[in-house]
RNA sequence: GCGGGAUUAGUUUAAUGGUAGAACGAGGGAUUUCCAAUCCUUCAGUGGGAGUUCGAUUCUCCCAUCCCGCA
Numbered sequence: 001g002c003g004g005g006a007u008u009a010g011u012u013u014a015a016u017g018g019u020a021g022a023a024c025g026a027g028g029g030a031u032u033u034c035c036a037a038u039c040c041u042u043c044a045g046u047g048g049g050a051g052u053u054c055g056a057u058u059c060u061c062c063c064a065u066c067c068c069g070c071a
Base pairs, nucleotide, nucleotide: 001070002069003068004067005066006065007064010024011023012022013021018054025043026042027041028040029039030038047063048062049061050060051059
């Protein structure tokens, strides 16, 4: 330099154009003599920009970061 892939909550990970889910985690509560476990509840997310569309995590382009391959 060329090609390909990935980027969603604090972490891991779903969602093939129509209200972004889950697990773990964290806060609060119940239970318990205390702790653990269990149960209830709350918190928290689409890497940045532009385009297409009635509507974009999803399709297109550019940028950023990381990974793989070729040279």
Molecule: transfer RNA
Organism: bacterium